[in-house]
Molecule: small-subunit ribosomal RNA
Organism: uncultured bacterium
RNA sequence: AUUGUGAAGCAGAAGUUUUCGGACGGAAGCGGAACGAUAUGUUCUAGCGGCGGACGGGUGAGUAACGCGUGAGCAACCUGUCCCUUACAGGGGGAUAACACAGCGAAAGUUGUACUAAUACCGCAUAAGACCACAGAGUCACAUGGCUUAGGGGUCAAAGGAGCAAUCCGGUAAGGGGUGGGCUCGCGUCCGAUUAGAUAGUUGGUGAGGUAACGGCCCACCAAGGCGAUGAUGCAUAGCCGGGCUGAGAGGCUGAACGGCCACAUUGGGACUGAGACACGGCCCAGACUCCUACGGGAGGCAGCAGUAGGGAAUUUUCGGCAAUGGGGGAAACCCUGACCGAGCAACGCCGCGUGAGUGAUGAAGGUCUUCGGAUUGUAAAGCUCUGUUGUAAGGGAAGAAUGAAUUGGAUAGAAUCCGAUUGUGACGGUACCUUACCAGAAAGCUACGGCUAACUACGUGCCAGCAGCCGCGGUAAUACGUAGGUAGCGAGCGUUAUCCGGAAUUAUUGGGCGUAAAGGGUGCGUAGGCGGCUUGUUAAGUUUAAGGUGAAAGAAUGGGGCUCAACCCCAUAAAGCCUUAGAUACUGGCAAGCUAGAGUACUGGAGAGGGUAGUGGAAUUCCAUGUGUAGCGGUAAAAUGCGUAGAUAUAUGGAGGAACACCGGUGGCGAAGGCGGCUACCUAGACAGAGACUGACGCUGAGGCACGAAAGCGUGGGGAGCAAAUAGGAUUAGAUACCCUAGUAGUCCACGCCGUAAACGAUGAAUGCUAGAUAUCGGGGCAACUCGGUGUCGAAACUAACGCGAUAAGCAUUCCGCCUGUGGAGUAUGCACGCAAGUGUGAAACAUAAAGGAAUUGACGGGGGCCCGCACAAGCGGUGGAGUAUGUGGUUUAAUUCGACGCAACGCGAAGAACCUUACCAGGCCUUGACAUCCCUUGCAAAACUCUAGAGAUAGAGCAGAGGUUAUCAAGGUGACAGGUGGUGCAUGGUUGUCGUCAGCUCGUGUCGUGAGAUGUUGGGUUAAGUCCCGCAACGAGCGCAACCCUUGUCUUCAGUUACCAUCAUUAAGUUGGGGACUCUGGAGAGACUGCCGGUGAUAAACCGGAGGAAGGUGGGGAUGACGUCAAAUCAUCAUGCCCCUUAUGGCCUGGGCUACACACGUACUACAAUGGCUGUUACAACGUGAAGCAACACUGUGAAGUGAAGCGAAUCACUAAAAGGCAGUCUCAGUUCGGAUUGAAGUCUGCAACUCGACUUCAUGAAGUUGGAAUCGCUAGUAAUCGCGGAUCAGCAUGCCGCGGUGAAUACGUUCUCGGGCCUUGUACACACCGCCCGUCAUACCAUGAGAGCUGGCAAUACCCGAAGCCGGUGGCCU
Repeated sequence: AUUGUGAAGCAGAAGUUUUCGGACGGAAGCGGAACGAUAUGUUCUAGCGGCGGACGGGUGAGUAACGCGUGAGCAACCUGUCCCUUACAGGGGGAUAACACAGCGAAAGUUGUACUAAUACCGCAUAAGACCACAGAGUCACAUGGCUUAGGGGUCAAAGGAGCAAUCCGGUAAGGGGUGGGCUCGCGUCCGAUUAGAUAGUUGGUGAGGUAACGGCCCACCAAGGCGAUGAUGCAUAGCCGGGCUGAGAGGCUGAACGGCCACAUUGGGACUGAGACACGGCCCAGACUCCUACGGGAGGCAGCAGUAGGGAAUUUUCGGCAAUGGGGGAAACCCUGACCGAGCAACGCCGCGUGAGUGAUGAAGGUCUUCGGAUUGUAAAGCUCUGUUGUAAGGGAAGAAUGAAUUGGAUAGAAUCCGAUUGUGACGGUACCUUACCAGAAAGCUACGGCUAACUACGUGCCAGCAGCCGCGGUAAUACGUAGGUAGCGAGCGUUAUCCGGAAUUAUUGGGCGUAAAGGGUGCGUAGGCGGCUUGUUAAGUUUAAGGUGAAAGAAUGGGGCUCAACCCCAUAAAGCCUUAGAUACUGGCAAGCUAGAGUACUGGAGAGGGUAGUGGAAUUCCAUGUGUAGCGGUAAAAUGCGUAGAUAUAUGGAGGAACACCGGUGGCGAAGGCGGCUACCUAGACAGAGACUGACGCUGAGGCACGAAAGCGUGGGGAGCAAAUAGGAUUAGAUACCCUAGUAGUCCACGCCGUAAACGAUGAAUGCUAGAUAUCGGGGCAACUCGGUGUCGAAACUAACGCGAUAAGCAUUCCGCCUGUGGAGUAUGCACGCAAGUGUGAAACAUAAAGGAAUUGACGGGGGCCCGCACAAGCGGUGGAGUAUGUGGUUUAAUUCGACGCAACGCGAAGAACCUUACCAGGCCUUGACAUCCCUUGCAAAACUCUAGAGAUAGAGCAGAGGUUAUCAAGGUGACAGGUGGUGCAUGGUUGUCGUCAGCUCGUGUCGUGAGAUGUUGGGUUAAGUCCCGCAACGAGCGCAACCCUUGUCUUCAGUUACCAUCAUUAAGUUGGGGACUCUGGAGAGACUGCCGGUGAUAAACCGGAGGAAGGUGGGGAUGACGUCAAAUCAUCAUGCCCCUUAUGGCCUGGGCUACACACGUACUACAAUGGCUGUUACAACGUGAAGCAACACUGUGAAGUGAAGCGAAUCACUAAAAGGCAGUCUCAGUUCGGAUUGAAGUCUGCAACUCGACUUCAUGAAGUUGGAAUCGCUAGUAAUCGCGGAUCAGCAUGCCGCGGUGAAUACGUUCUCGGGCCUUGUACACACCGCCCGUCAUACCAUGAGAGCUGGCAAUACCCGAAGCCGGUGGCCU
């Protein structure tokens, strides 16, 4: 908006008159205020009295405790109300609230006077009984003791009310029961030893007190105990449990809701009352806080239900009702009850249901993608046919209700009580549910889509924005970011975050480990503890069987049942643990007795660097003395410092002193380990073997503890030869606080005392038993076979991630100890202990991080090793680097100096040829469907060419001509699709190419080995140019490479001879011609070379060496040929091409300029520096090629470049074409020259529209640098280097470049140490982007975290002392009864 309803107000036709009201008239009757009094009843209310406020409800601060759980005990206890039993209740007394009056105070409240009652209070009587003390008897028992009972003595009771009554409700004393509590004990119950000692009423006793009751609960005295490594004490944290979550279980985490127990009630303390409290909605005191106040004083306690504020990521209504269940009071009706029952809010959870079903292809439209064909959304929609769960509307409509009261029936002794009948009671709620009607109508989202993990494409973005649980995505084609389409999953939910368990055998009891990954204590002795040989008996603690008790309910499990199902609810059944009783006795334990196999003792014997003390020996070094002797010695890679003419070194003799013990000497020996080495003596320990006497389990391990413990270091005192930290000097070096040298002090040695650690290693704890062998060695025994005990190596089974270990285990088992739990932080900080110190032992966390680590594999690398190759070095020859020039590049400059190529493998490269063009660059002038292609529309006989005019030209204008074409294949104009781009990306690509490298490698199938990556083959022994071949071998084969096949060259044969050739014959100036087909040559086809033959070497093989023959000999020479791959190598500018970009310009046309610049640097070449040469003259000998817009002979002209004329030739015919070096002869004579030719001047030639920028050539003149080139560096091994010329492509013209050709024509290679590169094997590796790798430390700044720090401050706890409220106990006094 619309539709429906429709207030107030206003209007109200016609009609109707039941009811109500009014007016008028009539009749009959009824009622009565206010105040006061008495009696009774009811309701409300104050007070006295009784019972209940100790239940119910809330919370988890405290508590590590008999708090809780579980199981026992009380012969050491109490218990209102309830039930049962027995007995009793006589007779009195004085008060006091309320009320009244009078006061005080702001209030809260309170005082005084007078009166009054009780089931309130108090004596007296009675006393079965209880209690107290005394004192007998019996009986029982679990220690103290319990129970029963005769006797006398003392103390102690009471209350009434209702009713006409029956009767009911109460009172007192006692016994029993029930319920609820109190106390005690066994066991269980969190963290850390960086908390190791703790305790003074503490532990016990005696005696008083106190309590319901035991007890140091309290007190006096006495004794000195009680607790603790099986964790006391102190600290931190925490309510406990039934249960909950998870897990296969064992466990781990947890204690919301429901239920049991405990504790607490603003904080702390205290008692009173009471059956019960030290009391959530009671009292007193103290503190904090809030409120009232008249400033004197008072009031309060939501951790009850709602609600408010604050805090916080976050948590509800100031609802209804006592109808039900339960509680309190009451005789009851009934009252109270935020317990409770209900409703409200929140998808917070669990469960159920819906949002439709069927049909429907033109596979609609739209969207998205697209290879443009289509695909997909998708039977999905629309359409058609149905259904009505839910919803909406209307109608019906519960169960939960039994009590109670009144009346009444039955059972009963009974009006108690029970079972009924009638009537009445519902907050929820007109709710659940049922019926009818109506419409597909009102009802779908969230997350994900790289892997884990189900599900993919497009666009945007461009290491940005962002994502991310882990790995990781994003730098221009993102399935990973954002969006869209599609898909997947779940669904009224979905996703995220947090936490717990699981996976995680990643704390390992079930169920792990310790040689190298984290982890064996440095070693022994030994305490506690743990474990322990054979036989018998006994016991019955462990163990086991059966039964009983308990294990609350709920929950969980199983079997049933009820709400339409389910969630939910109801019923039944079963169990770990603990306690008790009775059995069993194999094993373990206790006790007793025995045995000898473990262990030990004694005896005999030999071995040994086992330890300690004392003595002693020789060699050597150094020093001292003396002699001889003279200039060096010493030291090093080389030197120097140093020593020495004051006589060293050397040598000889004598002496001193200290330390260490050559040879023997050895994977030999001994010792617990550290460690131990001349010889002798003494003292002393251990092991081994033999025989088999003795003891009789005496054993093993070992937390703490004790002892030993290399080197260095420390203390005191000695000693000190050599060596040698520190230190000094000399070298080396960029430096050299080092390595080397010369000196040299602590120390090394001894005695005594500390230290207590090492890669203290076998990186392997000790002990015992068992499980194939082989071999070596040491010590015993045995005649021997062999055996016992050590030390090694190789190996079986087994084990191990692998490496490896393997009777000396890292195998199979047992016992005990130590240790580990990602890496870094860190063996650090802190605390404690030890130490003289150095330091040692014990030993974290914060924080950071996705790896760190082990073993093995393949590569790559190595200033590792072995073998081998290459002009790689070496041996040679010639160069480059110096000069001038040419050319390319860098740099600089510029309007532009277009672009690309950058170690080898860019730099005379793309470019086999920039004056214009090329040309891509710059300046200026022009064009915009375009110079070029396709399509469409319109028009046309002209267009082009040629001529003229303007212009720098593009372009514009004019003229001439009339062949061809007119169904346009042509041209012009127009429109837009498009053209165009040497614009970008070679790191999006194809194709092509370079390089390692013509290096000998790279792989596969099957098999075998290994858990696997991988290995084997492919390695090994030989050999080769070769992964070439042979042999061997868990390998056998194969492929791509090598080689060969192809081209060329070298020899021969054959065929064919023109333009080539010419021996013979003839001929000429000339193979010129005839002729020939022999030769050369040409071009076809063949042959030939294969280690085939011989000898030697070698494994008799492969092969190598030598030789013969041969033109050629071991791939004859050269070329083409380039494995798998590497370098994100080069190229988007040859070409092609994805994507991006430009579109009156980044496209197109034109003129001019530039690519040719020039302080400089580099690369590659040419020419030289000269006499092996220059110049002049003369004279020989090639090959490859090329030629019509061409090569041009020849003739003439010119000094020459060249010009003029011109034969021949599309070429084995003609031409280019002269080959040059060379030969012969002359000259120059070592100079900046007769070398060298740059530069410059002048004059020309040629090409071309055009030689200014900017061509080549010629002539004359000029005559620069340069006298063989520093460090360094390049090429080449034979027809090669070197040297000499010739041709060609490109091209109008332009060649020192490039590609080819021939002529002359060397030297050297011992060899593989070194340099570079490569191949194979092996080794190490912390590298794998692979050594151009990886990686360490310091420093600066910012940030994060932690420690130390003069001190300062807060909290908790402890000890000593002072003041001290309320209260309780006691003493004393006053008052009432």